This is a predicted structure of a 1524-nucleotide RNA (small-subunit ribosomal RNA) from a goat gut metagenome.
[in-house]
């Protein structure tokens, strides 16, 4: 501190995801120690046991059991009784059980926090002081005795005590009542009236008392609460209105204490947009995690506060509850019973059971702190102290240390060298922490109690109170912590991960399979991504997973975000509420500045410093604690209050512009109609054409007349309106805006949530109006269809009135106002100056454009710039502007507006390519003009199919199909039947044997083969034996035309001979990228000028190279033959020549080099001149980056796999030649420019020795015989043909045309049956120029004609060469097809053979409606009403006071019965919310169904927004509107 991850790249926006650090976890693995912490998060479900609150005999009556003394009895060691001590269980009584402890269900509340009030309160036990404690009395309980009942308990009579109870007396004070001062309200003083005591127990003791402990009125301190209040902390507005004890007051009553707390009456108020009601949820705090902070999560352990103790109601006692281990009713539940009735309440410690992914011992101690009680001892404590269990977390320590390279072994990897685990190991030396064993061995314990001395103070003493210093007894943990020895390296290492992110890489296996995965992705036969192994990284007694919170996320933005196009300005305005406000002066102090004081609990966190060997731990000291309170001070900025100013607002006068609003009336021009004339055959539409109209007279045209709707030119880039929007003219009424000038109020302003009005088009309702247009329809086209595009028709509607609806791409996609910030140019409305053109100035509307913003596109004084004040909106696509609810509407529908799910992107701008039924330029046999074909027949050949034992493979749009094959009868040949062989047909190599190689013949057999024989017997050495070869035999290995061209070289093909394709250095752009290469001209060209932030480079282009087309020079045999000789029948035939033609080699010559003319004075262009040739003279090789996973594994070469007595390999036949069909190239024809018969010319370029073979002879021919001659500018192949002369043929299936046949033969060859070419004779099919469609070609070319060669025994109508003969025709590029620059639009980058939308089938998901069904919650209304408090009371009952000798009465009380209020329950009613629910709706995902084509290019009908209507779907169409 940042990274993956949309794209072809890029920048930008914006989710998603990683890295981090935490945790009361939890699962996989694996696990030595020890220290300090932690340990039911889930059902506040249920509980078995067993403790977790007693204590005090110094209150009380009393006493079993032990002790001791004494006494009687008598079985002399027992009984019984006195007495003293000692108390146990129970009981009266006081303290204490409201503390501690547990948990978090309820609670959104003054429940917590944090500050305050309390003149409106209360505090048992403490502490200080004050005061007084006098006289009397009746009871209970235990206990004794009865009685019911299982029991739990209950009751009946008797007898007793107290610090239990009660009466009377005093009363300073409190506390009511009345008065007075003071005061802050109920506070303080003060005077006057009515009221209480329990008193005892202990110790001493000179018996007087006297010290203690204790009670009682009172006063104040402390402490602990209880009421109030100001502020602060959750979510939903899809919860908007709530409230009758509600709000107040009066007046009773209640309380410890204000108060509607309650109650009667009176009033009619409270609360709420600053979030009331209502719903959800949910203990709150210190603090914890996390961050840089602000935050934002969270409330375990520890400490503060509520609340709750099976639910739910109650009150009692008491200082203190509305009480967890107390009571009373009511429900649920669990137990016990003799069925009557009774117990019970672990959310105290331990521990069960079920839940659940998960959370411990039914443990040891009061020794320590700390409580209760007690005068003390001391009892009691599941608080507490401590052990146990679990790596649950933090912290430390250990598993060993040095030395050790033959770099062992072995594993892994490699082809091999080696490399790597690895100094790791093993060896040596060395320690000894831990751990085993033994020994020693703390500290936590002291101011207890009591004892001993001493002091203070009172006192007559003594007991005692308070102090001081000695003594002085207790340890659960524990023989623990720790310390010494002993022993021996001994007892201790895993776990994820290795493709980026994110450190760490290889083998094998698997093959889109198993499988991984946080994102992005990986696996479909060479996987660094799955699985194992090695190796390696990275933590480590832990490591991984998984969950949860912050971080990162500036991804909710206060600090710290944004809205033209990415998601986001409300349709526009008027205003309310709040916000926000101009200058000057003054006063106050609310904010706001500052100094103190008070709180801000301790812990915790920082810092420093101490104690545990460290550290976690734990302990002092400081700082914080950012916060509230209360007080001095201050007056700049906000604010109150006051006074005043004119610069903002706004009022009045003057002028001005205008499609500003409403109403009334008007005006021509156009259609349509209707009537009438003239006048005839069409008229109308359209791409084309039909529907339709017209001879019943249209359409044209003339004239009259009617309708209703818009107003041409003016017209603008213009004007007015807030926005919608507004256009003939005129009147009228009404509003707005702008300008100069002056006077005038004096802040009045600004924004604006809610409200309220306005508000295109469609659309709704009522009424009218309808010419034209026109959704629905309907006909006609058109189409594979056509519910559309075109066309004829056409309602509704469009128009007027009201009235309702409230949307739009309602857009500058740009909220309103103020300032503030360089210029230019235009234009519309005023002003001033000049009075010409022009300049300044206010206001409005344009352009372009500096900074500056911006992600870029752009914006730019009309801001998208710099400020301020206010609203409105955003927070990944998608579900979905949908579902529910509510609201508003006659209805369509309209405001507001989720969530499950579901992807990992959806997006903006811009770049570079591609493509367009986009544009421009320009090229090409691309069309066009032309000239021949092809598709029609027949035959050749190649391909599909189909056959078939096999018809071997492979090529398949262009770019496969006379292609690989430049030549299948065997061979070839790879295919198929059949027979053989297994180290092998071929090569190396070892080892072993035999043999010279090698010919030759004969038997078997189809043939490989097999058996026999004949000949033959290497070189080098004397031999051994060495090379060499051949054959067996054995091992390695050979061999594959077996798969994969999508693993591959390496060749080829095509786009294309097309004119591009780059780079280096500036330079521009944030960046892909862009300049250069565009642009202006020119080319056959990126060819060349010129300009130009480019400058220069490199691969193509071109020329260097062949060939051809003039010449020159030099050589000239086998070509030649001018002259000269010779010669012949004839001939360069000879002699000889080097003139000529040829040949062969060296050179020249073409360069836009001369003129001219356009062009820019360029490059060039175009004419001409000369020239053999002319502007690239003609033709070849030559193929830039690259695209096609393009073609080939069967040329060859190879990676991998995979056969191995066979997928090799040998032989023989037989297949590649099949044949109903269908497609490509190709020949030969269909004839007269031609057949056909003679007769006569004129070529290149090539071949040739296993060869070509003359002349002769020979055969109708193919051939044959034979053999000169020739290794060829020399013989020969060889005849060129078409041409030309000349005769026939006469338009006919022929003297055309030749298939097929049948016969008859030649050559080749070992062999022509399947399956050669040939040649004779006979035969004489189709076919008379060939549908759609379509090839090829622009000058020696097309056409035509003939000759050669390669292959080859032979076989050519194919292929590749040769010459011969020899045209037509391009006006142009608009159009088809392909290319190639420039621009443009894209939603397209495996690039349109692209993307993509909706219906409809089929599977999953999750949602939503649903007759309905079942449950919860809460609320209203009656019913019923428990315990209970409070009221009442004619029955009952009662000791204490009073009256009375007594009976009896009186007060007052218990019980009983009654009233009001009440829980739980019961009926009804609506509401909310969860589960379920035939059926029904749409969403979302699914590999490869179905139907279209709607979108994205002008997407082939531009495209979207609203609304309507219609249609199988996308979707058409109508009406407005937007430019995206």
């Nucleotide at each position: 501190a940042g990274a993956g991850u949309u794209u072809g790249a890029u920048c930008c926006u914006g989710g998603c995801u990683c890295a981090g650090a935490a945790c009361g976890a939890a699962c996989g693995c694996u696990g030595g120690c020890g220290g300090c912490g932690c340990g039911u998060c889930u059902u506040a479900a249920g509980c078995a046991u067993g403790c977790a609150a007693g204590u005090c005999g110094a209150a009380c009556g009393g006493c079993a059991a032990g002790a001791g003394a004494g006494a009687a009895g008598c079985u002399u060691g027992c009984u019984u009784c006195u007495c003293u001590c000692c108390u146990a269980g129970a009981g009266u009584g006081g303290c204490g059980g409201a503390c501690u402890g547990g948990u978090g269900a309820g609670u959104a509340a003054c429940a917590c926090g944090u500050g305050g009030g309390u003149g409106a309160c209360a505090u048992a036990c403490c502490c200080a002081c004050c005061g007084g404690a006098c006289u009397g009395g009746g009871a209970u309980a235990g206990c004794u005795g009865g009685u019911a009942g299982a029991a739990a308990u209950a009751u009946c009579a008797g007898a007793u005590a107290a610090u239990a109870c009660c009466g009377g007396g005093u009363a300073c004070g409190a506390c009511c009542u009345a008065u007075u001062a003071c005061u802050g309200u109920g506070g303080u003083a003060a005077u006057a009236g009515a009221g209480g005591a329990u008193a005892g127990g202990g110790g001493c003791u000179u018996c007087g008392g006297c010290c203690u402990c204790g009670a009682c009125g009172g006063u104040g301190g402390a402490u602990u609460g209880g009421c109030c209040c100001g502020c602060g902390g959750c979510c939903c507005a899809u919860u908007a209105g709530c409230u009758a004890g509600u709000u107040g007051g009066u007046a009773g009553g209640g309380u410890a204490a204000a108060g509607g707390c309650u109650u009667a009456c009176c009033a009619a108020g409270g609360c709420g947009a600053u979030g009331a009601u209502g719903g959800g949820u949910a203990u709150c705090c210190g603090g914890c995690c996390u961050g840089a902070g602000a935050g934002g999560g969270u409330g375990a352990u520890c400490g503060g506060a509520c609340a709750c103790a099976u639910u739910g109601g109650g009150a009692c006692u008491g200082a203190g509850a509305u009480a967890c281990g107390g009571c009373c009713c009511a429900g649920a539940c669990u137990c016990c019973u003799a069925c009557g009735g009774g117990a019970g309440g672990c959310a105290g410690c331990a521990g069960c059971u079920a839940a659940g992914a998960a959370u411990a011992u039914u443990c040891c101690g009061c020794a320590a702190u700390g409580g209760a009680c007690g005068a003390a001892a001391g009892u009691c404590u599941g608080a507490c102290g401590g052990a146990g269990c679990g790596a649950c977390g933090c912290c430390g320590c250990g598993u060993g240390g040095a030395u050790g390279a033959u770099g062992a072994a072995g594993g892994c990897c490699g082809g091999a060298a080696g490399g790597u685990u690895g100094u790791a190991a093993a060896a040596u030396c060395c320690u000894u922490u831990u751990g085993c064993a033994a020994g020693g061995g703390a500290a936590g314990a002291a101011u207890a109690a009591g004892g001993u001395u001493g002091g203070u103070a009172g006192g007559g003493a003594a007991u005692g109170a308070c102090u001081a210093a000695c003594u002085g007894g207790u340890g659960a943990c524990g023989g623990u912590a720790c310390c010494u020895u002993g022993u021996g390296a001994a007892u201790a290492a895993g776990c994820a991960a290795c493709g980026g992110c994110u450190a760490a890489u290889u083998a094998c296996g698997u093959g889109c399979c198993a499988g991984c995965a946080g994102c992005c992705g990986c696996g479909g036969u060479a996987a660094c991504a799955c699985g194992u192994a090695a190796g390696u990284u990275g933590c480590g007694a832990g490591c991984g997973u998984u969950g949860u919170u912050c971080g990162g996320a500036a991804u909710u933005a206060u600090u710290g975000g944004g809205c033209g196009u990415a998601a986001a300005g409300g349709g526009c305005a008027u205003g309310u509420a709040g916000g926000c406000u101009g200058c000057u002066c003054a006063u106050c102090a609310a904010g706001c500045c500052u100094g103190g004081c008070g709180u801000g609990a301790a812990a915790u966190c920082c810092a420093c410093g101490g104690g545990c060997u460290c550290a976690a731990c734990c302990c002092g000291u400081g700082a914080a604690c950012u916060g509230c309170g209360c007080u001095g001070g201050g007056a700049a900025c906000u604010g109150c209050u006051g006074a005043g100013c004119u610069a903002g607002a706004g009022u009045u006068a003057c002028u001005g512009a205008g499609g500003c609003g409403a109403a009334a009336c008007u005006a021509g021009a156009a259609u349509u109609c209707c009537a009438g004339g003239u006048g005839u055959a069409g008229g109308g539409g359209u791409g084309a054409a039909a529907u339709c109209u017209g001879u019943a007279g249209a359409u044209a045209u003339c004239u009259g007349g009617a309708a209703g709707a818009a107003u041409a030119c003016c017209a603008a880039u213009g004007g007015c309106g807030a926005a919608g929007g507004c256009a003939a003219g005129u009147u009228u009424c009404g509003a707005g805006c702008a300008g100069a000038u002056a006077a005038c109020u004096g802040a009045c302003g600004c924004u604006g949530a809610g409200g309220u009005g306005c508000g295109a088009a469609g659309g709704u309702g009522c009424g009218g109006g309808g010419a034209g247009c026109a959704a629905a329809c309907a006909g006609g086209a058109u189409u594979a269809g056509a519910u559309a595009c075109c066309c004829u028709g056409g309602u509704a509607g469009u128009c007027c009135g009201c009235a309702c609806a409230g949307u739009a791409a309602a857009c500058g996609a740009u909220g309103u106002g103020c300032a503030c910030u360089g210029g230019g140019u235009g234009u519309c409305c005023g002003g001033c100056c000049a009075g010409g053109a022009g300049g300044c100035u206010g206001g409005g509307u344009g352009c372009c454009g500096a900074a500056g913003c911006a992600a870029a596109c752009g914006u730019g004084g009309u801001a998208a710039g710099u400020g301020c004040a206010c609203c409105g909106c955003c927070u990944g696509g998608g579900g979905a502007g949908u579902a529910u609810g509510c609201c508003c509407g006659c209805a369509a529908g309209g405001g507001u507006g989720a969530a499950a799910c579901u992807c990992a992107a959806a997006g903006g701008a811009a770049u570079u390519g591609a493509c367009g039924g986009g544009g421009g330029c320009c090229c090409g046999c691309a069309c066009a003009a032309g000239c021949g074909g092809u598709g029609g027949a027949g035959c050749a050949u190649g391909u599909g199919g189909u056959u078939u034992a096999a018809u071997u493979c492979g090529a398949u749009g262009g770019u496969a199909c006379g292609c690989g094959a430049g030549g299948a009868a065997c061979c070839u040949u790879a295919c198929c039947u059949g027979g053989g062989c297994u180290u092998g047909a071929c090569a190396u190599a070892u080892a072993u044997u035999g043999g010279a190689a090698u010919a030759c013949c004969g038997u078997a057999g189809a043939g490989a083969u097999a058996c026999g024989g004949u000949a033959g017997c290497g070189u080098a050495g004397u031999a051994a034996u060495a090379c060499g070869u051949c054959g067996g035999u054995a091992u390695a290995c050979a061999g594959g035309u077996g798969c994969u061209g999508c693993a591959u070289g390496g060749c080829u093909g095509u786009c294309g001979u097309c004119a591009g394709c780059u780079c280096g250095u500036g330079c521009c752009g944030u960046g892909a990228g862009g300049u250069g290469u565009u642009g202006g001209g020119u080319u056959a060209a990126g060819u060349c000028c010129c300009g130009c932030a480019a400058c220069g480079a490199g691969c193509g282009c071109a020329a260097c190279c062949c060939c051809u087309a003039c010449u020159g020079c030099c050589a000239g045999u086998u070509a030649c033959c001018a002259g000269c000789a010779a010669g012949u029948a004839a001939a360069g035939u000879u002699g000889g020549g080097g003139a000529c033609u040829c040949u062969g080699g060296c050179g020249g010559a073409a360069c836009u080099g001369c003129c001219g003319g356009c062009g820019a004075c360029a490059a060039g262009c175009c004419g001409g001149a000369g020239g053999a040739a002319g502007g690239c003279g003609g033709g070849g090789a030559c193929g830039a980056c690259g695209u096609c996973a393009a073609g080939u594994c069967a040329u060859c070469a190879u990676g991998g796999c995979c056969c191995u007595u066979a997928u090799g390999u040998c032989c023989a036949g037989g297949g590649c030649g099949a044949c109903a069909c269908a497609c490509g190239u190709g020949c030969u024809a269909c004839a007269a420019u031609g057949g056909u018969c003679g007769u006569u010319a004129c070529a290149g370029a090539g071949c040739g020795a296993u060869g070509c073979g003359a002349g002769a002879c020979u055969g109708u021919g193919a051939g044959g015989u034979g053999g000169a001659g020739c290794g060829a500018a020399a013989c020969g192949c060889a005849a060129a043909a078409a041409a030309a002369c000349g005769g026939c043929c006469g338009u006919a299936g022929u003297u055309c045309g030749g298939a097929u046949u049948g016969g008859a033969g030649u050559c080749u060859g070992a062999a022509a049956c399947u399956c050669g070419a040939c040649u004779c004779c006979a035969u004489g099919a189709a076919g008379u120029u060939g549908g759609a469609a379509u090839c090829g070609c622009u000058a020696g070319u097309a056409a035509u004609c003939g000759c050669g060669c390669a292959u080859c025994a032979g076989c050519a109508c194919g292929g590749c060469g040769c010459g011969g003969u020899g045209a037509a025709u391009a006006c142009g590029u608009u159009c088809c097809c392909g290319g190639g620059c420039c621009u443009u639009g894209u939603a397209c980058a495996c690039a349109c053979c692209g993307c993509c939308c909706g219906u409809c089938a089929c599977a999953c998901c999750a949602u939503c409606c649903g007759a309905g069904c079942a449950g919860g919650g809460g609320g209203c209304a009656c019913c019923c009403g428990a315990a209970g408090c409070c009221g009442g009371u004619a029955g009952u009952c009662c000791a204490a006071c009073c009256c009375g000798u007594a009976a009896g009465g009186g007060a007052g009380g218990g019980c009983g019965c009654u009233g009001u209020c009440g829980a739980a329950g019961g009926u009804g009613c609506g509401u909310u919310u969860u589960g379920u629910g035939a059926g029904g709706a749409g969403g979302g995902u699914g590999a490869a169904g179905u139907c279209g084509u709607a979108a994205c290019a002008a997407g082939g009908u531009a495209g979207c927004c609203g609304u309507a209507c219609c249609g199988g779907a996308a979707g058409g169409u109508g009406c407005g509107g937007c430019u995206g």
The RNAcentral record of the sequence draws on SILVA.
The coordinates come from a structure-prediction model, not an experiment, and the mean pLDDT is 83.